[in-house]
RNA sequence: GCCAGCGUAGCUCAGUUGGGUAGAGCGCUGCUCUCGUAAAGCAGAGGUCCUGAGUUCGACUCUCAGCGCUGGCU
Numbered sequence: 001g002c003c004a005g006c007g008u009a010g011c012u013c014a015g016u017u018g019g020g021u022a023g024a025g026c027g028c029u030g031c032u033c034u035c036g037u038a039a040a041g042c043a044g045a046g047g048u049c050c051u052g053a054g055u056u057c058g059a060c061u062c063u064c065a066g067c068g069c070u071g072g073c074u
Stems, first nucleotide, its partner, number of pairs: 001073007010026004020057001028044005050066005
């Protein structure tokens, strides 16, 4: 230099099929329970969906450009 994949909550990842209210597990906070802790149960907080532009009534999702990471080729 070329090609491919990936980028979504603190972490690991779904969701993209076929555009229509952003989710799970773990973690965190509070409460219940306990003599107390852990476990368990209940509730809650936490997101510019990497950035910018375009298409659209409407974009995490489609298109283009860029940035970063990983792999392959040279």
This is a predicted structure of a 74-nucleotide RNA (transfer RNA) from Patescibacteria group bacterium AH-259-L05. Taxonomically the source falls in Bacteria candidate phyla (Bacteria). Its mean pLDDT, the model's own confidence on a scale to 100, is 80. Rfam family: tRNA. From the family's description: Transfer RNA (tRNA) molecules are approximately 80 nucleotides in length. It was read from a public genome assembly.